[in-house]
RNA sequence: AAGGUGGGGCGUGGCGGUCGCGGCGAUUACAUAGUGAAUUGCUGAGGAAAGUCCGAGCUCCAAAGGGCAGACUGCCAGGUAACGCCUGGGCGCCGAGAGGCGACGGAAAGGGCCACAGAAAACAUACCGCCCCGAAAUGGGGUAAGGGUGAAAAGGUGAGGUAAGAGCUCACCGCGCACCUGGUAACAGGGGUGGCACGGUAACCCCCAGUCGGAGCAAGGCCAAAUAGGCAACGAGGUUCGGCCCGAACUGCUUGAGUUGUGGGUAGGCCGCAUGAGGUUUCGGGCGACCGGAACCCUAGAUAGAUGACUGCCCGUGAGGCUUUUGCCAAACGAACAGAACUCGGCUUACGGCCCCGCCAUUUCC
Numbered sequence: 001a002a003g004g005u006g007g008g009g010c011g012u013g014g015c016g017g018u019c020g021c022g023g024c025g026a027u028u029a030c031a032u033a034g035u036g037a038a039u040u041g042c043u044g045a046g047g048a049a050a051g052u053c054c055g056a057g058c059u060c061c062a063a064a065g066g067g068c069a070g071a072c073u074g075c076c077a078g079g080u081a082a083c084g085c086c087u088g089g090g091c092g093c094c095g096a097g098a099g100g101c102g103a104c105g106g107a108a109a110g111g112g113c114c115a116c117a118g119a120a121a122a123c124a125u126a127c128c129g130c131c132c133c134g135a136a137a138u139g140g141g142g143u144a145a146g147g148g149u150g151a152a153a154a155g156g157u158g159a160g161g162u163a164a165g166a167g168c169u170c171a172c173c174g175c176g177c178a179c180c181u182g183g184u185a186a187c188a189g190g191g192g193u194g195g196c197a198c199g200g201u202a203a204c205c206c207c208c209a210g211u212c213g214g215a216g217c218a219a220g221g222c223c224a225a226a227u228a229g230g231c232a233a234c235g236a237g238g239u240u241c242g243g244c245c246c247g248a249a250c251u252g253c254u255u256g257a258g259u260u261g262u263g264g265g266u267a268g269g270c271c272g273c274a275u276g277a278g279g280u281u282u283c284g285g286g287c288g289a290c291c292g293g294a295a296c297c298c299u300a301g302a303u304a305g306a307u308g309a310c311u312g313c314c315c316g317u318g319a320g321g322c323u324u325u326u327g328c329c330a331a332a333c334g335a336a337c338a339g340a341a342c343u344c345g346g347c348u349u350a351c352g353g354c355c356c357c358g359c360c361a362u363u364u365c366c
Stems, first nucleotide, its partner, number of pairs: 001362001003360008013314007021044008046337001050348002053346005058216004064251002068247001070212005075089005090104001091102004105207002110205002112201003127147002129143005155173006174196001175194003179190004220271004230262005241256001242254003278297008315334003320329003
């Protein structure tokens, strides 16, 4: 110098002025005691506010129990309110590397599937080939080392052996079994032993381990008003009906007297509504995620849905113009993805640009 990789930050110019909009306060005056008005203080969209994919807080279903079915997760150890998330480690794959990715329990419980090609796709073979017998044959016997097909073909390399071959035998590797060492563990290493069981696939069914009630702020409450507290069916003083909210039951409980269907009215106002598993700084612990202490802070709550308009200076970009050049003037502009609506912790997706730190490797100079 340029490239790669991991992490962090900012928030789409900066500083002001005038007017305007939403929320929370304060003051003043009027006074109908209510609301409105005036002045004024503070404050007012995101890193993803998106997706609605997970987890919870909160609300309601009266308090429940053990199961079935169903769904989800799936290496180990930690973090967390919890999670399918995060951190660290292990193993596997990719990468020269820093690093990245992983749907990562079980195929010897059982079932299904492996198209086409191929001789054969699983208690699976002999098409070509090789060897032997035979005068020969489209005959007989042996073989699975070589070749072919395929994503995948009875473990791999080498030597011996054989009629030719084959774990047939041996060495090393691989695999199984038991043990030793290290580690909390997943696992790693070590020697021993056995010729060695019959592929793959479980984001196919399944088995194993663990977890799981449901619905959701349009939850749920309060006030006011209006209409038809209409009509029909079933049913009661409890072994009935209903309820205990994914499905279908069992047990247990329950006082709710109603339940179901149909029809009519209302769609107004208030609460919920933002003080939180909150934020900032700092100290301590931890490899880290994170945890603990102290101090300080309060930072949107709308409801046809608020945060805008104008303008001054500065900063930056800059069509164009001037100038021999250096340079000067300068219209216009301020980059993307994109706007809260119950809140929070995550994940995923979209995206312009700037800044900072660590690491990897290449080139050049000293």
Bacterial RNase P class A from a Gemmatimonadota bacterium, 366 nucleotides, folded computationally. NCBI's taxonomy places the organism under Bacteria, Pseudomonadati, Gemmatimonadota.